The prediction has a mean pLDDT of 82. A computed fold for an 84-nucleotide RNA from a bacterium, annotated as transfer RNA. Its Rfam family is "tRNA". Rfam classes the family as a transfer RNA. It was read from a public genome assembly.
RNA sequence: GCCGCGGUGGUGGAAUUGGUAUACACGCGUGACUUAAAAUCACGUGAGAGCAAUCUCUUGUGGGUUCAAGUCCCACCCGCGGCA
Numbered sequence: 001g002c003c004g005c006g007g008u009g010g011u012g013g014a015a016u017u018g019g020u021a022u023a024c025a026c027g028c029g030u031g032a033c034u035u036a037a038a039a040u041c042a043c044g045u046g047a048g049a050g051c052a053a054u055c056u057c058u059u060g061u062g063g064g065u066u067c068a069a070g071u072c073c074c075a076c077c078c079g080c081g082g083c084a
Base pairs, nucleotide, nucleotide: 001083002082003081004080005079006078007077010026011025012024019067027045028044029043030042031041032040046057047056048055049054060076061075062074063073064072
């Protein structure tokens, strides 16, 4: 240099054919249980603003297509593998 695969909350990762982004698990917070802890159980947990109802933003970065994009198209960045 060329080809292929991948990049999603704090972490690992789902998201069928383009149609509610973050299912599920871990972690974390609060509570229960315990003399206390561990384990277990219940509830909560993407980010920002707000007293709250609620609103806005978010899939590596920037564009494009579309009523609608994590998903399709283009360029670039990063990682892994292959070829030279």